[in-house]
RNA sequence: CGAAUACGACAGGGGCGCUCGUGUUUUUCUGCGGAAAACCGGGCUGAGACGCACCCUCAUCACCUGAACUGGAUAAUACCGGCGUAGGGAGUCGUGGGUCUCGCCCC
Numbered sequence: 001c002g003a004a005u006a007c008g009a010c011a012g013g014g015g016c017g018c019u020c021g022u023g024u025u026u027u028u029c030u031g032c033g034g035a036a037a038a039c040c041g042g043g044c045u046g047a048g049a050c051g052c053a054c055c056c057u058c059a060u061c062a063c064c065u066g067a068a069c070u071g072g073a074u075a076a077u078a079c080c081g082g083c084g085u086a087g088g089g090a091g092u093c094g095u096g097g098g099u100c101u102c103g104c105c106c107c
Base pairs, nucleotide, nucleotide: 001103002102003101006095007094008093009092010091011057012056013055014054016051017044018043019042020041021040023039024038026037027036028035029034063088064087065086069082070081071080072079
């Protein structure tokens, strides 16, 4: 001197499942009994299950793929573990810091 760690700005990336209802204007199907979807309200996991939110941005924590995978658990699930340091995956700037760690330079 630089890197990393920290904070901020802007920009970008990402997921939204399972289940119960004697809830509802609606929509679709129907053998007219009902079934399904959407919405609403509970329950589960989670940061987040559609929010003026949450998480992530170089990576062994965002997330996706393999995967209708696999072992276990559960009312059930992408619930937990494995796979997995796997293959993909979205960044710049500023502030700060520079002691401990790493790199470079000088004495």
A computed fold for a 107-nucleotide RNA from Vreelandella salicampi, annotated as TPP riboswitch aptamer (THI element). Rfam family: TPP riboswitch aptamer (THI element). Its family is annotated with thiamine pyrophosphate binding in the Gene Ontology.